[in-house]
Context: one part of a larger RNA
RNA sequence: GGACGAACGCUGGCGGCGUGCAUAACACAUGCAAGUCACGGGGGCCAGUAGCAAUACUGGCAACCGGCGAACGGGUGCGUAACACGUAAGCGACCUACCUCGAUGUGGGGCAUAGCCGGCCUAACGGCCGGGUAAUUCCGCAUGUGAUCCUUGAGGGGCAUAUCUCGGGGAUGAAACCAGUAAUGGGCAUUGAGAGGGGCUUGCGGCCUAUCAGCUUGUUGGCGAGGUAACGGCUCACCAAGGCGACGACGGGUAGCUGGUCUGAGAGGAUGGCCAGCCACAUUGGGACUGAGAAACGGCCCAGACUCCUACGGGAGGCAGCAGUGGGGAAUCUUGCGCAAUGGCCUAACGGCUGACGCAGCGACGCCGCGUGAGGGAUGAAGCUCUUCGGAGUGUAAACCUCUGUUGCCCGGGACGAAUAGCGGAUUUUUCCGACUUGACGGUACCGGGUGAGGAAGCACCGGCUAACUCCGUGCCAGCAGCCGCGGUAAUACGGGGGGUGCGAGCGUUGUCC
Numbered sequence: 001g002g003a004c005g006a007a008c009g010c011u012g013g014c015g016g017c018g019u020g021c022a023u024a025a026c027a028c029a030u031g032c033a034a035g036u037c038a039c040g041g042g043g044g045c046c047a048g049u050a051g052c053a054a055u056a057c058u059g060g061c062a063a064c065c066g067g068c069g070a071a072c073g074g075g076u077g078c079g080u081a082a083c084a085c086g087u088a089a090g091c092g093a094c095c096u097a098c099c100u101c102g103a104u105g106u107g108g109g110g111c112a113u114a115g116c117c118g119g120c121c122u123a124a125c126g127g128c129c130g131g132g133u134a135a136u137u138c139c140g141c142a143u144g145u146g147a148u149c150c151u152u153g154a155g156g157g158g159c160a161u162a163u164c165u166c167g168g169g170g171a172u173g174a175a176a177c178c179a180g181u182a183a184u185g186g187g188c189a190u191u192g193a194g195a196g197g198g199g200c201u202u203g204c205g206g207c208c209u210a211u212c213a214g215c216u217u218g219u220u221g222g223c224g225a226g227g228u229a230a231c232g233g234c235u236c237a238c239c240a241a242g243g244c245g246a247c248g249a250c251g252g253g254u255a256g257c258u259g260g261u262c263u264g265a266g267a268g269g270a271u272g273g274c275c276a277g278c279c280a281c282a283u284u285g286g287g288a289c290u291g292a293g294a295a296a297c298g299g300c301c302c303a304g305a306c307u308c309c310u311a312c313g314g315g316a317g318g319c320a321g322c323a324g325u326g327g328g329g330a331a332u333c334u335u336g337c338g339c340a341a342u343g344g345c346c347u348a349a350c351g352g353c354u355g356a357c358g359c360a361g362c363g364a365c366g367c368c369g370c371g372u373g374a375g376g377g378a379u380g381a382a383g384c385u386c387u388u389c390g391g392a393g394u395g396u397a398a399a400c401c402u403c404u405g406u407u408g409c410c411c412g413g414g415a416c417g418a419a420u421a422g423c424g425g426a427u428u429u430u431u432c433c434g435a436c437u438u439g440a441c442g443g444u445a446c447c448g449g450g451u452g453a454g455g456a457a458g459c460a461c462c463g464g465c466u467a468a469c470u471c472c473g474u475g476c477c478a479g480c481a482g483c484c485g486c487g488g489u490a491a492u493a494c495g496g497g498g499g500g501u502g503c504g505a506g507c508g509u510u511g512u513c514c
Base pairs, nucleotide, nucleotide: 001514002513003512004511006510007509008508009507010506013370014369015368016367017366018365019363020362021328026326027325028324030323031322032321035068036067037066040065041064044061045060046059047058048057049056050055075281076280077279085205086204087203088202089201090200091199094198095197096196099194100193101192102191103190104189105188106187107141109139110138116131117130118129119128120127121126147172148171149170150169151168152167153166154165155164156163177186178185179184207253208252209251214244215243216242219241220240221239222238224236225235226234256278257277258276259275260271261270262269263268283304284303285302286301287300306317307316308315309314334360336359337358338357342356343354344353345352346351373403374402375401376400383394384393385392386391407455408451409450410449411448412447413446417441423434424433425432426431458503459502460501461500462499463484464483465482469498470497471496472495473494479486480485
C1' cells in the first nucleotide's frame, strides 16, 4: 500500500447492486416449510335438478384403502488426513423409478382387509373383539416377443476368467384397468436401446509433527463357501506367513475438499464467507424396514441425556428449513408479501402444494453513482485569532445581485417483467391465427408539471518519518506515543483557541492476511 462476512469511536442526505451468528453442531415458545390424485376403489356427509316416493343425475367436502412424491429442493461444517476431494482412466465386476425411441402382450380366476356397522378398554396418546365390503391392493392359472438359467453348434474381437453376433433343444417366470357413444386418449406387463443419475476400482496431486520408529493377526495372500446390483477378507471355515515402513509406516495435532478469493511484476504466500460442484451430518450412539433409490433433517425401532403432559398406570418431543426467542459474544436482520415469474412434486386437465424462489423490510457492512448549489461580488464588513499596534489572517468566504433545479416535498400520468393455460377458427401429425384473461413487487421504477438555495458535512492529523504553525493553559504534573521520543516556566509533540493539511457520507482506531 492492498484486502475483509469485520468490530469499536465520532458523524451521517439519497439511490442501485450485493451482503449480514465467523462465538454455543447451545437450548428452543409460536406459526409456516410436502403434498397431490375423485379419470384406481367402496362407502359417508352437504347442496341442486327430476320424481309422490324409492331412486337417478350433477356439483362440492374429504377420512380410509390404493398410486406417485416425500432419497429432490432447503440448512450446517460436527466428523473426516480418507479414493473424502481434484484430475485422468477403467468396470470383460454393476444398478437405474420417472423421460425418449422401438418390439411384443394386456386371456381367465381366487382369498383377504381398511373405511363402515355393533360392542368394549383408556386421564391421554391410543387400542382390542365380532360382522361384513371394493379396487390399478394381494395371490394362483394360461400364454411367452424379449429375458434368466441349463445344454449345444458356428463365427468375430480381445492380455483375459464371467465378451459380442447368429442358431437348435429344455426349464422358469407377466399384466390393470380408467375416461369417452365412438374415434381416441391415459395407463399396465415383459423386453431392447438411449439420455440423465448413481455404485465400485486404479494412477497422480494437495497440512504440521521424528520431543511419534517400528506397525499389523482378518493382519497379507490362497482354496472353498456365504453375501451384494456388483468386484473384493466384505463375512466365515481351512491352509500358508505374509503385508507396510526414513520416498516417513504407525501414532499425535489440526482441517470438510475443489472451482475460486486476497496479495504479489511473477514465482510464491495466505485463504475456502457469499455463488457453483462434490462429501459428511441432522439431540448423542446403534439398527434395520419400505422403496428404483435412504442405512432416510420435518419416517420407524432400541438405548442415553434433556424438555413437556399425566388421573402416577403411562405418554409426547427434536429449528445445523424460513421467520422468531433465550443464552454465549466485540458482533451479524422481519415471528413481512406472493406463487405474478423461474423451477419442483402430484394430476388426463383445470388446478393444488411449494419460507425453493421472486420481492419487500432492517444494518454506511461493502462496492458504485449523485447531492449538500452555480456565476458575479471589497485594497476586503462584523466577529474571532495573531500582532513589532503600523497591521496581518480567516477571505470572494459572508452579506448582496443574477441564475439553475440534481435530490427532497407536492400534483398528474404510469410501466417492462406476460409467455402460457383455457376459448374460437384453420390444419395431416403438428403448427398457425384471433379475441379474452392472469403482477407479490407497485401506483414502485420511469415521464411531465409545481415549489423553492430552500431539508442535507463531517472525521483524522499538523516534532521527524509525513502534506500541514501560531497563541494561551499546564509545569517530568495532567497527559501523548506506530518507531524515534515529547512534558521538570517561553512545549510547532500534552489540553484548548485561531489557522492549515488530508480524505469526504464518511473519517479514524483495532484485529487478521499478503
Source information
A computed fold for a 514-nucleotide part of an RNA from a Gemmatimonadota bacterium, annotated as small-subunit ribosomal RNA, 5' domain. Its mean pLDDT, the model's own confidence on a scale to 100, is 85. Its Rfam family is "Bacterial small subunit ribosomal RNA".